[in-house]
Context: one part of a larger RNA
RNA sequence: CACCGCCCGUCACACCACGAAAGUCGGCAACACCCGAAGUCAGUGGCCUAACUCUUUUGAGGGGGAGCUGCCGAAGGUGGGGUUGGCGAUUGGGGUGAAGUCGUAACAAGGUAGCCGUACCGGAAGGUGCGGCUGGAUCACCUCCUU
Numbered sequence: 001c002a003c004c005g006c007c008c009g010u011c012a013c014a015c016c017a018c019g020a021a022a023g024u025c026g027g028c029a030a031c032a033c034c035c036g037a038a039g040u041c042a043g044u045g046g047c048c049u050a051a052c053u054c055u056u057u058u059g060a061g062g063g064g065g066a067g068c069u070g071c072c073g074a075a076g077g078u079g080g081g082g083u084u085g086g087c088g089a090u091u092g093g094g095g096u097g098a099a100g101u102c103g104u105a106a107c108a109a110g111g112u113a114g115c116c117g118u119a120c121c122g123g124a125a126g127g128u129g130c131g132g133c134u135g136g137a138u139c140a141c142c143u144c145c146u147u
Base pairs, nucleotide, nucleotide: 003110005107008103009102011100013097014096015095016094018092019091020090023087024086025085026084027083028082031079032078033077034076039072041070042069043068044067047065048064049063052061053060054059113134114133115132116131117130118129119128120127121126
């Protein structure tokens, strides 16, 4: 580059991230129940037994042990939940992208002044009703201030 200006929304195209979504696949920490290794502890211990005691010996006693039972108990199994993440047909708006489509809502009184709230309506910007504001132009009047 100054109205041959600026500018709004739908629609179309491309890309990006996000939300929803029948579901699906995992992670994590717990919980309930089942099972229950090693081991400690407790009980038992009719089998075993050097060091102790008694006995001439066999042996007996005492103590200890294997074994068995129980409590606790890791891993494992089952179950319903919690929490967190990946994927997900489809779907929703959002963002970005020189020269796509439709209109022209806003900016001048933007050609119906604009805006705010709300209700209804409409391809879209938006329109209409009701209430409010002036951050409205123009004309007239009033009050105040400055020169």